[in-house]
Context: one part of a larger RNA
Molecule: small-subunit ribosomal RNA, 5' domain
Organism: metagenome
RNA sequence: GAUUGAACGCUGGCGGCAUGCUUUACACAUGCAAGUCGAACGGCAGCACGGGUGCUUGCACCUGGUGGCGAGUGGCGAACGGGUGAGUAAUAUAUCGGAACAUGUCCGGAAGUGGGGGAUAACGUAGCGAAAGUUACGCUAAUACCGCAUAUGCCCUGAGGGGGAAAGGGGGGGAUCGCAAGACCUCUCGCUUUCGGAGUGGCCGAUAUCAGAUUAGCUAGUUGGUGGGGUAAAGGCCUACCAAGGCGACGAUCUGUAGCUGGUCUGAGAGGACGACCAGCCACACUGGGACUGAGACACGGCCCAGACUCCUACAGGAGGCAGCAGUGGGGAAUUUUGGACAAUGGGCGCAAGCCUGAUCCAGCCAUGCCGCGUGAGUGAAGAAGGCCUUCGGGUUGUAAAGCUCUUUCAGCCGGAAAGAAAUCGCACUGGAUAAUACCUUGUGUGGAUGACGGUACCGGAAGAAGAAGCACCGGCUAACUACGUGCCAGCAGCCGCGGUAAUACGUAGGGUGCGAGCGUUAAUC
Repeated sequence: GAUUGAACGCUGGCGGCAUGCUUUACACAUGCAAGUCGAACGGCAGCACGGGUGCUUGCACCUGGUGGCGAGUGGCGAACGGGUGAGUAAUAUAUCGGAACAUGUCCGGAAGUGGGGGAUAACGUAGCGAAAGUUACGCUAAUACCGCAUAUGCCCUGAGGGGGAAAGGGGGGGAUCGCAAGACCUCUCGCUUUCGGAGUGGCCGAUAUCAGAUUAGCUAGUUGGUGGGGUAAAGGCCUACCAAGGCGACGAUCUGUAGCUGGUCUGAGAGGACGACCAGCCACACUGGGACUGAGACACGGCCCAGACUCCUACAGGAGGCAGCAGUGGGGAAUUUUGGACAAUGGGCGCAAGCCUGAUCCAGCCAUGCCGCGUGAGUGAAGAAGGCCUUCGGGUUGUAAAGCUCUUUCAGCCGGAAAGAAAUCGCACUGGAUAAUACCUUGUGUGGAUGACGGUACCGGAAGAAGAAGCACCGGCUAACUACGUGCCAGCAGCCGCGGUAAUACGUAGGGUGCGAGCGUUAAUC
């Protein structure tokens, strides 16, 4: 000099854009952060509508008939998104390669979707329990569950053969059948098997990746082989047997420290230091262990066990996990609101309408940082008054002020007022599918609706210099000097050093220098 997720002292007008627990991975009150689908299902607790009955004429009762829908079965999601950096020196990360793998949803191809069965929640009845919850009996449905049939692909094989699947829902309809429901036709969303793709993930190798030798030897599933097991998959991954290997001064092992990278800061560069925010990967979710479900977890807001802690209890027993967003206590030099909205982007579910979304978008707080603007402009010598200094002549503050002439950014006031929003949706046309001009759907055109921010940005108007400057320093380094007070005292100090009666070095004043809504100090890096 540059820099910072900074803090402290003094001061503080406005705006834009960013950042904001670096310390206790300490403990957490409260609210919210993952739901959705009735076009899978049985149903109807509650709401609205319709219908019926009774009448006291505006009330009661009945009724799943309709819109819908609490609880329940089922499907998908909950493995994403969000947080933190404790652990980890290599099961990580970065780069370059590899072969023995998996893959829900998505895309492309091929084939199919036939016929049956038994249950079980909800519900009802009866209990137990303080609660959390739970038991027995009975009834019922499905895209829940299980056989059978079929098998182009698929799997196993001793090549003879053997094994293996499915589920239906919704819209529309001319003829035919049917009392109707519907059969039937068709469209669409699904379902099953299989091949391939895309993307994603698992695994292996090479190279690189902090310090210590006051850590020199380490290793028994250890190193390799065979048989077996296990996995989606190679492999001591596991096991039995056999052999005696494997690593190491090119630093093994041990100890300490640490998430890694893109990058950031600095520097002419080489390098050095760091890894906040943003992005990629990894690890973790009160501490330790374990599996279940599933395409995917050994799962932050799932389960089980153990432990510590907190809470409820009728003392028999239960409940919990903010390193999600806010917020509280504590620690600390130190770090924000218990805000708004799903309008946009994205995600989950759904045919859709839509619902959910503390992701996200916004707003709030803080000069924490960067950037921009303002605190007025011109003129004005009687060089006013006052202050300070003085050789008492004057000098300086100083065009500074006052005065005169102007301007009105920003703030305050009044008025107007966005873009971010075109998709979904309706209508028309066209193409596809179809028996079809229903229904569904591609594309084009057209119409209407939708804004948290926010009456915000921005624009216009009126008034008036009006509301807006400080901080550090002035001995040398280092830009900037005099007076008074003090008298080795009080004090200053980054280094050299000042102060003991004429202190440009302490304190105050006048003057000056530097930077400026900041300035200085401290800490840290180059």